[in-house]
RNA sequence: CGAGAUGUGGCGCAGUCUGGUAGCGUAUACGCCUGGGGGGCGUGGGGUCGCAGGUUCAAAUCCUGUCAUCUCGA
Numbered sequence: 001c002g003a004g005a006u007g008u009g010g011c012g013c014a015g016u017c018u019g020g021u022a023g024c025g026u027a028u029a030c031g032c033c034u035g036g037g038g039g040g041c042g043u044g045g046g047g048u049c050g051c052a053g054g055u056u057c058a059a060a061u062c063c064u065g066u067c068a069u070c071u072c073g074a
Base pairs, nucleotide, nucleotide: 001073002072003071004070005069006068007067010026011025012024013023020057028044029043030042031041032040033039050066051065052064053063054062
């Protein structure tokens, strides 16, 4: 320098193909059960999707640029 992959609550991921309410597990807060620890059950908070721009009634999803990490090639 070229090509590709990944980027989504604290952490690990799904959702993208086929645009239409942002979800799951875990962690965490509160309540209940348990003599306690551990554990179980219920309820809640927390992200607007790496960043910027564009298309659209509507974008995590499509298009363009760009950043970070990883892989391959030169």
The RNA shown here (transfer RNA) has 74 nucleotides and comes from uncultured Christiangramia sp. The coordinates come from a structure-prediction model, not an experiment, and the mean pLDDT is 82.